[in-house]
RNA sequence: GUUAUCAUGAAAGGCGGAGGGAAUAGACCCAGUGAAACCUUAGCAACCCUAUUCUAGUAGAAGGUGCUACAUUCUAUCCUUAAAUUCUAACUAAUUUUUGUUUAAAGUUUAAAAGGAGCAGAUAAC
Numbered sequence: 001g002u003u004a005u006c007a008u009g010a011a012a013g014g015c016g017g018a019g020g021g022a023a024u025a026g027a028c029c030c031a032g033u034g035a036a037a038c039c040u041u042a043g044c045a046a047c048c049c050u051a052u053u054c055u056a057g058u059a060g061a062a063g064g065u066g067c068u069a070c071a072u073u074c075u076a077u078c079c080u081u082a083a084a085u086u087c088u089a090a091c092u093a094a095u096u097u098u099u100g101u102u103u104a105a106a107g108u109u110u111a112a113a114a115g116g117a118g119c120a121g122a123u124a125a126c
Stems, first nucleotide, its partner, number of pairs: 001126006011041004019030003024076004042068003047064002049060004072120001077117005082110005089102003093098001
């Protein structure tokens, strides 16, 4: 770089001693009831792999990787929906300008929400 996948699943011990959830920003979390890193064992999954084979599937887990808090923890850019607001028109009640209701097009805003795409990243195979 290409292709595929990324809301499933699966933790104990040792060692270590203050950070960690990839990076930037924000949010939300984990952590002296012991973070990261490293080691051992166990497990998950099924990309490579093994068996079968109609080459699509099905079954498996010896081996090579990977993984074992939180959706890749969430958001960031775009689109759609949605909401709020402004404005227009109609009706209504009072009456020197306001109240209430309804409506279609348009504008604006939205770290309040949903969906899709994208960006970035991780892993595998090549």